[in-house]
RNA sequence: GCCGGCGUGGCGUAAUGAUCAGCGCGUCGCUCUCCUAAGGCGAAGACUGAGGGUUCGACUCCCUUCGUCGGUA
Numbered sequence: 001g002c003c004g005g006c007g008u009g010g011c012g013u014a015a016u017g018a019u020c021a022g023c024g025c026g027u028c029g030c031u032c033u034c035c036u037a038a039g040g041c042g043a044a045g046a047c048u049g050a051g052g053g054u055u056c057g058a059c060u061c062c063c064u065u066c067g068u069c070g071g072u073a
Stems, first nucleotide, its partner, number of pairs: 001072007010025004027043005049065005
């Protein structure tokens, strides 16, 4: 240089073009307890690496670009 994979809450991940993007851990509040932990209930937190395009509708398809991992001479 060329080819390919990946990038989604603080972390780990899911979502076949169609519900205001879901789950676990963590965090915060409440409850339970003499206290703590565990358990129970609830809440906040990602507009999906960035920019553009296609579409009635895009995390998903196309183009450009950044980061990262791997392959290749």
Overview: Predicted 3D model of a 73-nucleotide RNA (transfer RNA) from Infundibulicybe gibba. The coordinates come from a structure-prediction model, not an experiment, and the mean pLDDT is 82. RNAcentral holds the sequence, with entries from ENA. It matches the Rfam family "tRNA". By type it is a transfer RNA.